[in-house]
Context: one part of a larger RNA
RNA sequence: CUGGGCGUAAAGCGUGUGUAGGCGGAUUGUUAAGUCAGUGGUGAAAUCCCGAGGCUCAACCUCGGAACUGCCAUUGAAACUAAUAAUCUAGAGGAUAAUAGAGGAUAACGGAACUCCGAGUGUAGAGGUGGAAUUCGUAGAUAUUCGGAAGAACAUCAGUGGCGAAAGCGGUUAUCUGGAUUAUUUCUGACGCUGAGAUACGAAAGCAUGGGGAGCAAACAGGAUUAGAUACCCUGGUAGUCCAUGCCAUAAACGAUGAGAGCUAAUUGUUAGAUACCUUCGGGGAUUUAGUGAUUGAGUUAACGCGUUAAGCUCUCCGCCUGGGGAGUACGGUCGCAAGAUUAAAACUU
Numbered sequence: 001c002u003g004g005g006c007g008u009a010a011a012g013c014g015u016g017u018g019u020a021g022g023c024g025g026a027u028u029g030u031u032a033a034g035u036c037a038g039u040g041g042u043g044a045a046a047u048c049c050c051g052a053g054g055c056u057c058a059a060c061c062u063c064g065g066a067a068c069u070g071c072c073a074u075u076g077a078a079a080c081u082a083a084u085a086a087u088c089u090a091g092a093g094g095a096u097a098a099u100a101g102a103g104g105a106u107a108a109c110g111g112a113a114c115u116c117c118g119a120g121u122g123u124a125g126a127g128g129u130g131g132a133a134u135u136c137g138u139a140g141a142u143a144u145u146c147g148g149a150a151g152a153a154c155a156u157c158a159g160u161g162g163c164g165a166a167a168g169c170g171g172u173u174a175u176c177u178g179g180a181u182u183a184u185u186u187c188u189g190a191c192g193c194u195g196a197g198a199u200a201c202g203a204a205a206g207c208a209u210g211g212g213g214a215g216c217a218a219a220c221a222g223g224a225u226u227a228g229a230u231a232c233c234c235u236g237g238u239a240g241u242c243c244a245u246g247c248c249a250u251a252a253a254c255g256a257u258g259a260g261a262g263c264u265a266a267u268u269g270u271u272a273g274a275u276a277c278c279u280u281c282g283g284g285g286a287u288u289u290a291g292u293g294a295u296u297g298a299g300u301u302a303a304c305g306c307g308u309u310a311a312g313c314u315c316u317c318c319g320c321c322u323g324g325g326g327a328g329u330a331c332g333g334u335c336g337c338a339a340g341a342u343u344a345a346a347a348c349u350u
Base pairs, nucleotide, nucleotide: 004321005320006319007304008303012318014201015200016199017198021194022193023192025088026087027086028085029084030083031082033081034080035077036076037075038074039073040072041071042070049065050064051063052062053061054060091191092188093187095184096183097182098181099180103177104176105175106174107173108172109171110154115149116148117147118146119145120144121143125136126135162169163168206247207246208245209244210243211242215241216240220236221235222234223233258317259316260315261314262313263312266295267294268293269292270291271290272289273288274287275286277284278283299306300305323350324349325348332343333342334341335340
């Protein structure tokens, strides 16, 4: 390489958009590049293979045949692929009418709670723990009432509910804005799928500059515990957490399951629609799309399990794997302010 694989054994890029490339719906005609058939030329000799012969045999040598699976030219065939011309509507998209939604961005506003500040009442404790202590408090704490400030997060509703490509998204209102679904079957007429490179987004932590800082809290300090306690528990507490702008590009970034398409039994929840019925106008069951759950059949799997949201049966394209350790490391390259990220070995060992 071929092959066999990728939920859990090694293996699906964190996720989109998309270039080249690969693959691609139905009908008719034409061409003949691929394809198939015939003929001709060439494919040096030696070698290989087959049959003879010569050295006493063999190796070796000689002769003949076959073969050289290839290439070129030419004559045909036209099913399939391709090219081209024309047409179609089942894929894809548009239009129209509706629908649901924590989808995104910006701005303004709201109430509860925590903390702090001011004032009133009030007096000796309060905190905290397994038990304590550090700590706070007669300079009046804790508790309670009123007023004020500031920052962050949005209880109930809330739901294997919804939306988003993923990361993720939850108070209210306004403005701007992306996508999805259903119905009509009116329009375009294959416009499609995937996608090496590329490019965009990408939790938390971290970095840079400037703000902000209530609560929480790495580091750090103290008190305990303990043989020790650089911990678990407690009292404090700085970065950080928040905002703006710019980096970083990683996660058990998980459904540990790439994207798209077709086919293949059922039962039962739930979300958003549609259709025609029944109705005590509250709603109800039936059919049908698109999601999201549960149970199970055929099938599949090493088993567990999966099972129309497949890990079943098939097709197209991409990514990845090839014993364990060394090692996702070294060196080199690229990127980064840095931290580091990415690409990625070998010796050796077993």

Background:
This is a predicted structure of a 350-nucleotide part of an RNA (small-subunit ribosomal RNA, central domain) from an uncultured Alphaproteobacteria bacterium. Its Rfam family is "Bacterial small subunit ribosomal RNA".